Annotation:
Transfer RNA from Candidatus Moranbacteria bacterium CG_4_8_14_3_um_filter_34_16, 73 nucleotides, folded computationally. It matches the Rfam family "tRNA". The family's RNA type in Rfam is transfer RNA. The organism belongs to Candidatus Moraniibacteriota, within Bacteria. The sequence was found in a public genome assembly.
RNA sequence: GCCCUCUUAGCUCAGUUGGUAGAGCAACGCAUUCGUAACGCGUAGGUCGUCGGUUCAACUCCGACAGAGGGCU
Numbered sequence: 001g002c003c004c005u006c007u008u009a010g011c012u013c014a015g016u017u018g019g020u021a022g023a024g025c026a027a028c029g030c031a032u033u034c035g036u037a038a039c040g041c042g043u044a045g046g047u048c049g050u051c052g053g054u055u056c057a058a059c060u061c062c063g064a065c066a067g068a069g070g071g072c073u
Stems, first nucleotide, its partner, number of pairs: 001072007010025004019056001027043004049065005
């Protein structure tokens, strides 16, 4: 220098015919217990890497850029 993959909650990750985003763990609250942990119930938490484009509508399609990983030379 060229090519490919990835970027979504604090962490690990789902989310395909484009139709207003979820799980597990963690956090907080309640219940349980003499008490703690575990188990059970519930709550909160997201400008979906950034900026543009297409579309009535974009996490999803297109482009550029940034970051991470891999391959070739």